A computed fold for a 527-nucleotide part of an RNA from an uncultured bacterium, annotated as small-subunit ribosomal RNA, 5' domain. The full RNA is in RNAcentral, with records from ENA and SILVA. The coordinates come from a structure-prediction model, not an experiment, and the mean pLDDT is 82.
Context: one part of a larger RNA
């Protein structure tokens, strides 16, 4: 001197852009944070709507009524919930960077391509009857569907075996061919315009998995290790591999610091420094890891799963004592804790996500506002003249000078900001859907054509008036600024050196100055 997520004490006018539990991964009260699909189904709780029907009569109303239609609560299917969000407890590790390999790997949804979709079955929930339980929730019993489950058929450029012959590989093994055996498929809805569904190839995108190098302190930690290191052989997984088992050998690591322990998520980046270096890992971005606390699978393409299952355990709950019920490290928000850190806000307009043929729905992602000078960065408290050098305060060597000081008072101007009134956006690109033109007749193009949370915001016009708006430190050197008056080693100051014991420029008031400015000191931490 820079620098912070910072706090503390005084102080305060506005914007704009960012930031905002650094401590208890401490417990949590309430809300809301993943639904969507009638174009896959049976349907017919409850409530509107459209049709249609029956009564009533005031001929267009009112009452009833019908799953017929749109549009639908609970089921059945289907996709999604493994994504976004959040947090750093763990964890010195192939975790994380990085450079590589996969002849040892898998990928729904998306793209491209070849082929294909023929026939049957049996059940379930829903509905309904008939119970059990204070509830959470459950039983039995009959009936019904469907892109839901099953089964036969079809098939080879798909999978597996066997053999032959041929190409490249260090090897295990592969490339092409060729012969013969053995294995698996499909689902419909349709506004007829399409969307779907099955198998194989390749492609993207995503993941897996191995290997070099790197990756914090302690030797007052010196030996560590039986799935331990290797084989053979099966099992398991997408997939190698002691991943797991059997059997077998005795190896593996270790001063180039094993083992033990402390202590910490890595990185991109930040801060300082001329650099080399030191520190840091807050927003923002990638990888990891986790979801009361330990464990386990299930479903699926993908999880060992934050808002899912079982179990175990601590805590709160609620009970009719028989038994259930939960998880903010997701937006808010409430308690404790602390120096210390925000609103139980609006809106899906935008932009991205999910499902949907769409229309649209749902999204505390998101984009907005609110609260805090926490940080940056801008603006603004006038501007010009004006000397009787007014008046006060304050100083002196005191009838008089300095000084405050162009400062003020007057003159004259401007009006940013505030105040009032008035207009008034961009962010929006399209969508459905309807015309037109091309031609390959369904796919491009062009013309039209809803929608804005922020917000009546920003930004502009006008009006009128210096009118609405300066503090904080600090003046003995370091180090920019000096005098009086109080006090009298008292009282107090101090970052170092050191002031104070009667003339204190160093304590306290004051008058002047100095430095910085919507901030100015202080404390803490790093360089």
């Nucleotide at each position: 001197g820079g620098a912070u997520g910072a706090a503390c004490g005084c102080u305060a006018g506005c914007g704009g852009c960012a930031g905002g539990c650094u401590u208890a991964a401490c417990a949590c009260a309430u809300g809301c944070a993943a639904g969507c699909u009638g174009c896959a189904g049976g349907g017919g709780a409850g409530a509107g709507a459209g049709a249609g029907g029956u009564a009533g009569c005031u001929u267009g109303c009112u009452a009833c009524u019908u799953g017929c239609u749109g549009a639908c609560g609970a089921c059945c299917g289907g996709c999604g919930c493994a994504c976004g969000g959040g947090u750093g407890c763990g964890u010195a590790a192939c975790g994380c960077g990085u450079a590589u390999a996969c002849a040892a790997u898998c990928u729904a949804c998306c793209u491209u391509g070849u082929a294909c979709a023929g026939g049957g079955g049996a059940a379930u929930a829903g509905c309904c009857c008939a119970g059990a339980g204070a509830a959470a929730u459950u039983u039995g019993g009959a009936u019904u569907a469907a892109u839901g489950c099953c089964c036969c058929a079809u098939a080879g450029u798909a999978u597996c075996g066997u053999u032959g012959a041929c190409u490249g590989g260090c090897a295990u093994c592969u490339u092409u061919u060729a012969a013969c055996g053995a294995u698996u498929a499909a689902a419909a809805c349709u506004c007829c315009g399409g969307u779907g569904g099955u198998a194989c190839a390749a492609g993207a995108u995503g993941a897996g998995u191995a290997u070099g190098c790197g990756u914090u302190c302690u030797a007052u930690u010196a030996g560590c290790u039986a799935g331990a290191u290797g084989g053979u052989a099966a099992g398991g997984u997408a997939a190698c591999g002691g991943c797991u088992u059997a059997c077998c050998a005795u190896g593996g690591c270790u001063a180039c610091g094993a083992u033990a322990g402390a202590u910490a998520g890595g990185g991109g980046u930040c801060c300082u420094g001329a650099g080399a270096g030191g520190g840091a890992g807050a927003u923002c971005c990638c990888c990891c890891a986790c979801a009361c606390u330990g464990g386990u699978a299930c479903u699926g393409a993908g999880a060992c799963a934050c808002g899912g299952a079982c179990c175990a355990g601590a805590c709160u709950c609620c009970u009719a004592c028989g038994g259930g019920a939960g998880g903010c490290a997701g937006c808010a928000g409430u308690g404790a804790g602390g120096a210390a850190u925000a609103u139980u806000g609006g809106a899906c307009a935008a932009u991205g996500g999910u499902c949907g043929c769409a229309a649209g729905a749902c999204u505390g992602a998101u984009c907005c506002a609110g609260c805090c000078a926490u940080g940056c960065c801008g603006c603004g408290u006038g501007c010009a003249g004006g000397a009787a050098g007014a008046c006060u305060g304050c100083c002196c060597u005191a009838u008089g000078g300095g000084u405050u000081g162009u400062a003020a008072a007057c003159u004259g101007c401007u009006u940013u900001u505030a105040u009032a009134u008035g207009g008034g956006a961009a962010g929006a690109a399209u969508a459905a859907g309807a015309u037109c033109u091309a031609c390959g007749u369904g796919u491009a193009g062009a013309u039209c054509g809803a929608u804005g949370a922020c917000g009546g915001u920003a930004c502009c016009a006008u009006a009128a008036g210096a009118a609405u708006a300066a503090g904080c430190a600090c003046c003995g050197g370091c180090u920019a600024a000096c005098u009086c008056c109080g006090u009298g080693c008292c009282a107090g100051c101090a970052g170092c050196c050191g002031c104070g014991g009667u003339a204190a420029u160093a304590c306290g008031g004051a008058g002047g100055g100095u430095g910085c400015a919507a901030g100015c000191g202080u404390u803490a931490u790093c360089c």